[in-house]
RNA sequence: CCCUUAGAGUUUGAUCCUGGCUCAGGAUGAACGCUGGCGGCGUGUCUAAGGCAUGCAAGUAGAACGCCUGUAGCAAUACAGGAGUGGCAAACGGGUGCGUAACACAUUGGUAACCUACCUCGAAGUCGUGAAUAACUCCGCGAAAGCGGAGCUAAUACACGAUGGUCAAGAAAAGACGAAAGUCCUUUCUUGUAAAGAUUUAUCGCUUCGAGAGGGGCCUAUGCCCUAUCAGCUAGUUGGUGAGGUAAUGGCUCACCAAGGCUUUGACGGGUAGGGGGCGUAAGAGCGCGACCCCCCUCACUGGGACUGAGACACUGCCCAGACUCCUACGGGAGGCUGCAGUCGAGAAUAUUACUCAAUGCACGAAAGUGUGAAGGAGCGACGCCGCGUGCCAGAAGAAGCCCCUCGGGGUGUAAAUGGCUUUUUUCAGGGACGAAUUCUGACGGUACCUGAAGAAUAAGUGGUUGCUAACUCUGUGCCAGCAGCAGCGGUAAUACAGAGACCACGAGCGUCAUCCGGAUUUAUUGGGCGUAAAGCGUCCGCAGGUUGUUAUGAAAGUCAUUCGUGAAACCGUUGGGCUUAACCCAACGUGCGCGGGUGAUACUUCGUGGCUAGAGGCCGGGAGAGGCACAUGGAAUUGCUGGUGUAGCGGUAAAAUGCGUUAAUAUCAGCAAGAACACCAAAGGCGAAGGCAGUGUGCUAGAACGGUCCUGACACUCAGGGACGAAAGCGUGGGGAGCGAAUGAGAUUAGAUACCUCAGUAGUCCACGCCCUAAACGAUGAAUGCUAGAUAUCGGGAGUAUCGACCCUCUCGGUGUCGGUUAACCAAGCUAACGCGUUAAGCAUUCCGCCUACGAAGUACGGCCGCAAGGCUAAAACGCAAAGGAAUAGACGGGGACCCGCACAAGCGGUGGAGCAUGUGGUUUAAUUCGACGGUAAGCGAGAAACCUUACCCAGGCUCAACUACUAGCUGCAAGCUCUAUGAAAGUAGAGUUCCUUCGAGGGUGCUAGAUAGGUGCUGCAUGGUUGUCGUCAGCUCGUGCCGUAAGGUGUACCCUUCAGUGGGGUAACGAGCGCAACCCCUAGGCCGUGUUACAAGUGUCACGGCCGACUGCCUUCGUAAGAAGGAGGAAGGCGGGGAUGACGUCAAAUCAGCGUGGCUCUUACGUCUGGGGCGACACACAUGCUACAAUGGUCGGUACAACGGGUUGCCAAACCGCAAGGUGGAGCUAAUCCCUUAAAGCCGACCCCAGUUCGGAUUGAAGUCUGAAACUCGACUUCAUGAAGUCGGAAUCGCUAGUAACGGCGCAUCAGCCACGGCGCCGUGAAUACGUUCUCGGGUCUUGUACUCACCGCCCGUCAAGUCAAGGAAGUUGGUAACACCCGAACGUCGCCGUAGGGCGACGGAAGGUGGGACCAGUAACAGGGACUAAGUCGUAACAAGGUAACCAAGGG
Repeated sequence: CCCUUAGAGUUUGAUCCUGGCUCAGGAUGAACGCUGGCGGCGUGUCUAAGGCAUGCAAGUAGAACGCCUGUAGCAAUACAGGAGUGGCAAACGGGUGCGUAACACAUUGGUAACCUACCUCGAAGUCGUGAAUAACUCCGCGAAAGCGGAGCUAAUACACGAUGGUCAAGAAAAGACGAAAGUCCUUUCUUGUAAAGAUUUAUCGCUUCGAGAGGGGCCUAUGCCCUAUCAGCUAGUUGGUGAGGUAAUGGCUCACCAAGGCUUUGACGGGUAGGGGGCGUAAGAGCGCGACCCCCCUCACUGGGACUGAGACACUGCCCAGACUCCUACGGGAGGCUGCAGUCGAGAAUAUUACUCAAUGCACGAAAGUGUGAAGGAGCGACGCCGCGUGCCAGAAGAAGCCCCUCGGGGUGUAAAUGGCUUUUUUCAGGGACGAAUUCUGACGGUACCUGAAGAAUAAGUGGUUGCUAACUCUGUGCCAGCAGCAGCGGUAAUACAGAGACCACGAGCGUCAUCCGGAUUUAUUGGGCGUAAAGCGUCCGCAGGUUGUUAUGAAAGUCAUUCGUGAAACCGUUGGGCUUAACCCAACGUGCGCGGGUGAUACUUCGUGGCUAGAGGCCGGGAGAGGCACAUGGAAUUGCUGGUGUAGCGGUAAAAUGCGUUAAUAUCAGCAAGAACACCAAAGGCGAAGGCAGUGUGCUAGAACGGUCCUGACACUCAGGGACGAAAGCGUGGGGAGCGAAUGAGAUUAGAUACCUCAGUAGUCCACGCCCUAAACGAUGAAUGCUAGAUAUCGGGAGUAUCGACCCUCUCGGUGUCGGUUAACCAAGCUAACGCGUUAAGCAUUCCGCCUACGAAGUACGGCCGCAAGGCUAAAACGCAAAGGAAUAGACGGGGACCCGCACAAGCGGUGGAGCAUGUGGUUUAAUUCGACGGUAAGCGAGAAACCUUACCCAGGCUCAACUACUAGCUGCAAGCUCUAUGAAAGUAGAGUUCCUUCGAGGGUGCUAGAUAGGUGCUGCAUGGUUGUCGUCAGCUCGUGCCGUAAGGUGUACCCUUCAGUGGGGUAACGAGCGCAACCCCUAGGCCGUGUUACAAGUGUCACGGCCGACUGCCUUCGUAAGAAGGAGGAAGGCGGGGAUGACGUCAAAUCAGCGUGGCUCUUACGUCUGGGGCGACACACAUGCUACAAUGGUCGGUACAACGGGUUGCCAAACCGCAAGGUGGAGCUAAUCCCUUAAAGCCGACCCCAGUUCGGAUUGAAGUCUGAAACUCGACUUCAUGAAGUCGGAAUCGCUAGUAACGGCGCAUCAGCCACGGCGCCGUGAAUACGUUCUCGGGUCUUGUACUCACCGCCCGUCAAGUCAAGGAAGUUGGUAACACCCGAACGUCGCCGUAGGGCGACGGAAGGUGGGACCAGUAACAGGGACUAAGUCGUAACAAGGUAACCAAGGG
């Protein structure tokens, strides 16, 4: 000075954490899709270093040389051109990234171990001589490429000689540097080595030496990818001596000698890769990349090789080999685009066979100049960056179209139209550059730019709109079609699919895909972790390594300060400048965090030297201990054997059986034998590194603690690799074998039971020796050191006071535990996601080691090492998923626990389930048997009345503005209505007759036509309102504030006592409050008062109505702190007196669209509506709810007594009479405390029946009737007579009820013409039994516990099998590749040797390619077999999660 850090979605019912996945940003040599106006500046084969047609890309100089041709000239000669000799260049420029992991590259140094053409500077010189040769001429061979022979000739070509130095080589001497080797400098001597001319007068050349600049060669240090599932590599290898070779050092090469050299600081091998400046991203540190531009390297068809030259082992030179292509007369030849264009191929994909040397540069030349696909410019491509435009102003409370709509309106929208204006761009016309320095010369280019004219004219799309993430509606579709980056949308109301409209974002672009960085602190140096989430090695010892107490002194490597050199330019940053701006370009300054040199500092680290004692170790002392090893030894128990006593069982289990037992078991006594383990002591106890260690004694042995003014003097800590130990099970050999006991056999259990239980029982368990080497080897917590309040218990040692001594007490060192329940105290701080840890840290720090990075695949495969085997150690990937996890919270659940309640069980009483019938339902049937309700919480339910109607169903016949509501317009005074006729089953249709009201306005009404509309018991109760059921009249459900917790949440509402009750009391970080509970309300039981119509015979008052009182644990006793409990008194009633109404937050997508309302969908001469008939009443069956019974506590008959609630004018219906009866006639009374329904029945009294299918039971059936009603066939009820079925108390199972209850008995009412009512709702009469109790069943409440459940146990979930798909591994084999090795052959070429006068020839060695061979590594493919992953509804079981029903887990064997 500049810069200066963003998150979100997704695991859950919810929460916090861990952790992965995904997104928003930027970038690209890009590609693809849709779209596309202009310009500037950049950029463009990333793939096949695959093959290439054609053209061009390196020539130049006549002022080095001879010759030839042409033009001019008579000629000399001049000019122009050509091939050639000679010179310079061709090693640059341009391209590529194959190879290369290397001194290739980068940075820093060195070269006293070197070279350098052209260029610059300096010094000196440039004198002679000679022999050839190409061109050319002649001859010859060949298809060609090309070649051979003879002859002539020049030079700045070549050769020889001279001279020469500061040149080279050798020798000597002095000096300097140096440890030495050696080097440098000075001097002297000997030897050796140069040259070229041209043109014209001024130069250009030439030779030698020295210096410079620039360019190179070589060497060193440092840096430089992944892999250890690559751990050992190396024979020219490492060094030396000598020689060769090079410009130069050097095993660079060779001979000989020695045996070295490299490597865990990663050699060797494998894979990948040109390196850097830089580029992208990022706050930075980093991470990724190495296009364009610059520097370096590398290659030039593949491999090898040399020649020339200053420079090459040479892109457009040569030789050889190979592959490929081309020509050929078949004999031979030619070629190398990874130069610029272009072509084929490959690919998702990348351009013109164009212009110019005008500029810049390069080569040659004295120059003019020539050449230049370098370069400058143009073309093509939105490939990128930047800039501009597609118009501007006015213009309606707002056109049309389209979209939405609550139908009112709203949106698109000043947008358009329309009017005015402008002209960037476009088109046309005119002018017209800079770039030229430098006289000439401009490809770009008639371009940029300027002027004028025309005319809004030529110019907008892409993606998105559920959240992340800016932007919403309608329609269609209906888990389909489809979308999707993640979460996820779609199963009939989709802002998520598709279309439309609207909107949002960017804009000549916009999206998608691929890749990189970021976000990701998700590899953590900055900047993470390891008790339970992934993660501490099972434990100890210990080399290397890392780290290391205190003090003095020296050095100055690290470190720090300062200075010098370097760190190319471009890039980047800042400032300024140039193109109209910007991109782009230019300049200055900065940065470039690095390396090297010099000088200085010395706190810390390091190194050297010398001290110290606090760490560590040693020595001495007395103690503790299941520490280890060996030997010896003891008793109890068990089993077996022997003998005795004794007799029928024993044993075992939930219950049994197998088993043992009359050949005498079990039991019991005695004795003998064997093996294994050691009761009590025993403990939160002790010891050990861990595993682990327990009767007793002895021996050997290890460690720790304590005490000691002793000794050493940092000797320490940790520890990769390495070593040792290492439970149980298992393996080998040999013993041993009592008990137990995998496997196995048998018995049970079970659907099965290869299990759990039982009876047996082999390995094994035990010992010795040798292996194995794993555990939930756990404190799931590595080792060491220091620091940071305590309290308490216990084990071991010591000290003190005291004592005769001990105990006790106090203090201290070391170990092992705890922080808790009661009163007091303690439970700190800190950390943690929480749980928890807390001087024995998971606190605060230091050192060292090990380990982790989503889950599954998998601790698996392959490879390696170890093992006898089992197997162990090391240890992946493909593929799949969006999670997998930890802790805690609220629920729910448990074949978890505790407490409590309920007709929940138990104790009782009566039923159901069996029969017949009634009713409802399923099923079946049917033209239809309309629909709904389905465990509890459907089934005598909707329905509190299906013959028609109801009625929704079926058949048939009709109607179409309609059976009904409401509106508009037109027509109508007709019609409708009413009466009649015909037809018809009716509805209806057809016809005849008759007739409107009126305020006289055609107003009302009616009909017709037309139109919006009506109508639907059609669908969706999973779109809804309302209503209802159920848990449950269970005691719960919440809120405000406060407090606790990161949060979900908790507390309050836990606990104790109590209650029917979250009722109340006590207590309490809670204090209060709400909805529930209770009470207030109604009925009922007693009394009092008032009123009394109709009530009783009257009066009074049983009676009715209204009001009031009364009951509150108020009083007493006992218990209790209290709340309250138990008992008692009084009282009609006693502890809520009894009953009702009243139903919290919520649960069941519970029920109802058919009671009603209602969104959406759907039908409209029908799914609407009217009518007749039928059906809802069917009937092999099954279920549910009831009635009647089966009889004697009964039935029948006769007599006789006592209610209450209710109802009644289209009604209840009296008396009286008729009928056996149902009923009829009758008509009094009653709008009802008056009259009627209305005799209550069981009961009581008496008689008969005598236990039977009956004098029980009444179904069924026949006949005759009554009543209601248009109408009783389908299909009513009742009466009489006759008939007289099943049924003799009901299997498994199951229901109701706790007192005026159950049970039994009758009565009334609603609906209703009548009634299928035995149902429902009420009323009264008679009137019990039992409750020990809470173990069990069911339901519920509170607290607690576990959980892998939250759709909440009807949960979750595992494995085999069956089907399909996918990826990887194995595999008899088979195919290909890579790099070496051994041998054979061996080109060009090199070296050496020999021969030859020469050209040259021969040989040896090396040597590319090729061949043969056996291995190594990598990859492809494969029958087959095995495992893995995934896939809405497959099979078998039930392993795990709760005590998961055998706690789970691990090892071995078996299935």
This is a predicted structure of a 1455-nucleotide RNA (small-subunit ribosomal RNA) from an uncultured bacterium. Rfam family: Bacterial small subunit ribosomal RNA. Its mean pLDDT, the model's own confidence on a scale to 100, is 83.